[in-house]
Context: one part of a larger RNA
RNA sequence: UGACGGGGGCUCACACAAGCGGUGGAGCAUGUGGUUUAAUUCGAAGCUACGCGAAGAACCUCACCCAGGUUUGACAUGGAUGAAUUAGGUCUGAGAAACCAGACUGACACCCUUCGGGGCGGAACAUUCACAGGUGUUGCAUGGCUGUCGUCAGCUCGUGUCGUGAGAUGUCGGGUUAAGUCCCUAAACGAGCGAAACCCCUAUUGUUAGUUGCUAGCGAGUAAUGUCGAGGACUCUAACAAGACCGCCGUGGUUAACACGGAGGAAGGUGGGGAUGACGUCAAGUCAUCAUGGCCCUUAUACCUGGGGCUACACACGUGCUACAAUGGGCAGUACAGAGGGUUGCAAAGUCGCGAGGCUAAGCUAAUCCCUUAAAGCUGCUCCUAGUUCGGAUUGUAGGCUGAAACUCGCCUACAUGAAGCUGGAAUCGCUAGUAAUCGCGGGUCAGCAUACCGCGGUGAAUAUGUUCCUGAGCCUUGUACA
Numbered sequence: 001u002g003a004c005g006g007g008g009g010c011u012c013a014c015a016c017a018a019g020c021g022g023u024g025g026a027g028c029a030u031g032u033g034g035u036u037u038a039a040u041u042c043g044a045a046g047c048u049a050c051g052c053g054a055a056g057a058a059c060c061u062c063a064c065c066c067a068g069g070u071u072u073g074a075c076a077u078g079g080a081u082g083a084a085u086u087a088g089g090u091c092u093g094a095g096a097a098a099c100c101a102g103a104c105u106g107a108c109a110c111c112c113u114u115c116g117g118g119g120c121g122g123a124a125c126a127u128u129c130a131c132a133g134g135u136g137u138u139g140c141a142u143g144g145c146u147g148u149c150g151u152c153a154g155c156u157c158g159u160g161u162c163g164u165g166a167g168a169u170g171u172c173g174g175g176u177u178a179a180g181u182c183c184c185u186a187a188a189c190g191a192g193c194g195a196a197a198c199c200c201c202u203a204u205u206g207u208u209a210g211u212u213g214c215u216a217g218c219g220a221g222u223a224a225u226g227u228c229g230a231g232g233a234c235u236c237u238a239a240c241a242a243g244a245c246c247g248c249c250g251u252g253g254u255u256a257a258c259a260c261g262g263a264g265g266a267a268g269g270u271g272g273g274g275a276u277g278a279c280g281u282c283a284a285g286u287c288a289u290c291a292u293g294g295c296c297c298u299u300a301u302a303c304c305u306g307g308g309g310c311u312a313c314a315c316a317c318g319u320g321c322u323a324c325a326a327u328g329g330g331c332a333g334u335a336c337a338g339a340g341g342g343u344u345g346c347a348a349a350g351u352c353g354c355g356a357g358g359c360u361a362a363g364c365u366a367a368u369c370c371c372u373u374a375a376a377g378c379u380g381c382u383c384c385u386a387g388u389u390c391g392g393a394u395u396g397u398a399g400g401c402u403g404a405a406a407c408u409c410g411c412c413u414a415c416a417u418g419a420a421g422c423u424g425g426a427a428u429c430g431c432u433a434g435u436a437a438u439c440g441c442g443g444g445u446c447a448g449c450a451u452a453c454c455g456c457g458g459u460g461a462a463u464a465u466g467u468u469c470c471u472g473a474g475c476c477u478u479g480u481a482c483a
Stems, first nucleotide, its partner, number of pairs: 001483002003480003007477007015467002019431005026322008034313002042053002064308007073131001077130006088105006108121001110119003133297002136295003142291002144286003147282001149280001154193006160169003173184003199274004204242007214231002218229003245268001248262005324424001328383007340371003345364002350359003390421001395416007437459007
């Protein structure tokens, strides 16, 4: 100087408390361990692995296993030699394919030509040599990227001063703040990286603009609809601007920083949210995104193909979905979003089908057309506390869709079947406001496949005015046989 303490002081955080909803019990989905297997490819391991890499394993992917095949190779560059018209195309045989064996046809540039063709060359082919190739190994050789402490308030430097020195001071102290934020004092005076601000979205208003959006008034038209003429008022769209700064008033405070209350205001003390992550820590993670040193394989640890596996199943754990019902289930009627996507695409209307879906097909490269009926909600009827009109697992049959191909191993529909489950032990998680809870919608991946992930809006709470305790963190101080 640090680190540590079941030392002290101050402070903070959904850390506790106060509340609301869950997990732990059930069924299923998914990941992991274990076991099994020819293989169940590999990585991730307390918090910070376990719906993680994977934004989507039938083939492919694919790295694993079995079988069949190739050896200058699926791919790149260069050298040497060679032959034929080579490239390309068509076909035959064996084969699961890859591949192997064979037959036929036959392009391009330049030169010559008796128009039959000949010569030479690029490219290609064959042989050969350098080499290719490796998801083989080392993340404890590395770059890059990432997680975590933590959006915590810290981490340092120059000069000066103090100390023999390691170092200290500044950065401490008194206040204050979300903040090493700011003020005051002070052997310090300044500065940098962080904090804040600058950036984006959102909440209010104005200006400009008015189509594909909008429709108040005027006109036309319809069974009806901004449908049409027209209009720019309104909504909206998207560019610019205004607005919030403790600016104003009061009180407190050291005439300070600042705190509390009030006015005005759409918004008040960082308005809400996002992006943004200091010096460093964990030899943290990743050689399987990529890059890369060393090592290793080179008729195989490379490459191609068919099939299988990653989907196994006594069991254990994590994360979720659906429930156990009446604040509910069923049936009928009826209302209101936002944000996205669409040409190998989204597909209206019509029509067939109980339905999944099929047929046909308008429009749309989109503020124009489509996906697109949002659902919870509201209104009415029914069920009457039951393993039920709750719950939907499982299984059977018949179908639909995608795709060469749904057996291993996809999704969906109809009919039938109708399991466990009556609110969950010890324990444990999330959340402080448009949040939790609840309801649906969209997107990426994608031929097909979503309870996951990433977004979007609808409805919309309770509690906390406390810091004794648990957990983690910051500053000061103290002890130490630790570094």
RNAcentral holds the full RNA, with entries from ENA, Greengenes and SILVA. A computed fold for a 483-nucleotide part of an RNA from an uncultured Planctomycetota bacterium, annotated as small-subunit ribosomal RNA, 3' major domain. Rfam family: Bacterial small subunit ribosomal RNA. Its family is annotated with structural constituent of ribosome and ribosome in the Gene Ontology. The prediction has a mean pLDDT of 82.